[in-house]
């Protein structure tokens, strides 16, 4: 320089203005049964997939002596981890090239592989099922020619298999090993008014009630107190199998040790808006060009998929556009 691949990161930047939400702190601010509320000041605030809920955990409550059946899952081999159907290393099969070899011949075509990249990869001699088209027969042995003392031997178009110790388990089964159910609307905790409940007292000798009192009406019920729920509040809630930098073990995935850091916590659910420069794409339109692009100006005005919702490790799926490394092969020069 060509080529085919592989793994990581970014996910507009900055300046001012307005706001949301939630942290602290302040205020002779208001208020609530309780949390609190306002209103200044400073710092915080979405993702690589926060998405699908598909697999695995922690948590939580609910169930549990033990042992069987039963159902549901994984599946080469060894290693990783808190687990895992994940991830990693090897074996094994399969893809896999402008270059390599081979063909015929100047345009293809086989062909073996490279970096890679795919695989639900236990048993088919426990048993059962099925085997599509072609084929006379497709799973158990018959049929056809030929032979032979004998179903005794031999071949037999089609096909992936054919007269046999055949394929298929991504059908059922069979071994081996795993396995309770529930999901932050889990669950705990505080707790009004009003109406139930219980327990005391007081009440036709008239209680409560009727504007503060007496008369006067009226005629069953009130008073405390105590216990469940609801409304509302609060835990759970974000310190964690955390992240980053160094070092060190291992092929790797991963694990170890030193230093540093604190990075949404909302609860009908906030992370927005405006305005300016200025990059990135995107379209005009000059000029250059080796035809692949470069360049100057000028329009637009962020611009793909998409947003937390107890928390993790995963996987699958969408995704403009960039940007870094590494490795295979070729071909030039040194």
């Nucleotide at each position: 320089g060509a080529u085919g691949c592989a793994a990581g990161c970014c996910a507009g930047a900055c300046a001012g203005c307005c706001g949301c939400u939630g942290g602290u702190c302040a205020g002779c601010g208001c208020g609530u049964a309780a949390u609190g509320c306002c209103u200044g000041a400073c710092g915080g605030g979405a993702g690589g997939a926060a998405g699908g809920u598909c697999c695995g955990g922690a948590c939580u409550c609910c169930a549990u002596a033990g042992a069987g059946c039963g159902g549901g899952g994984u599946g080469a081999c060894g290693g990783u981890u808190a687990a895992c159907g994940g991830c990693c290393g090897u074996c094994c099969g399969c893809c896999g090239a402008a270059a390599g070899c081979c063909c015929c011949c100047c345009g293809g075509g086989g062909u073996a592989u490279a970096a890679g990249g795919c695989g639900a990869g236990g048993a088919a001699u426990a048993g059962g099922g099925c085997c599509a088209c072609a084929g006379a027969g497709a799973c158990g042995a018959g049929c056809g020619u030929a032979u032979u003392a004998a179903g005794u031997u031999a071949c037999g178009g089609u096909g992936a298999a054919a007269c046999g110790c055949g394929g298929u388990a991504a059908c059922c089964u069979c071994c081996a090993c795993c396995u309770g159910g529930u999901g932050c609307a889990a669950u705990u905790c505080c707790a009004a008014a009003u109406a139930g409940g219980c327990a005391c007292g007081c009440g036709a000798u008239g209680a409560u009630g009727u504007u503060g009192c007496u008369c006067g009406c009226g005629g069953a019920g009130c008073g405390u107190g105590c216990g469940g729920g609801u409304a509302g509040g609060a835990a759970g809630c974000u310190u964690g199998a955390g992240c980053g930098c160094u070092g060190g073990a291992g092929c790797a995935a991963u694990c170890c040790a030193g230093c540093g850091c604190c990075u949404a916590g909302a609860g009908g659910a906030a992370u927005g808006g405006c305005u300016g420069u200025c990059a990135u794409a995107g379209c005009g339109c000059g000029g250059g060009u080796u035809c692949g692009c470069c360049u100057g100006u000028g329009c637009c005005g962020u611009a793909a998929c998409a947003a937390a919702a107890u928390c993790c490790g995963g996987c699958c799926u969408a995704u403009c556009g960039g940007c870094u490394u590494g490795c295979u092969u070729c071909a030039a020069c040194u």
RNAcentral holds the sequence, with entries from ENA.
Predicted 3D model of a 334-nucleotide RNA (Bacterial RNase P class A) from Duganella sp. SG902.
The model forms 92% of the base pairs in the Rfam consensus.
It matches the Rfam family "Bacterial RNase P class A". From the family's description: Ribonuclease P (RNase P) is a ubiquitous endoribonuclease, found in archaea, bacteria and eukarya as well as chloroplasts and mitochondria. The family's RNA type in Rfam is ribozyme. Its family is annotated with tRNA processing, ribonuclease P activity and dimeric ribonuclease P complex in the Gene Ontology.
The source organism's lineage runs through Bacteria, Betaproteobacteria, Burkholderiales, Oxalobacteraceae and Duganella.
The coordinates come from a structure-prediction model, not an experiment, and the mean pLDDT is 78.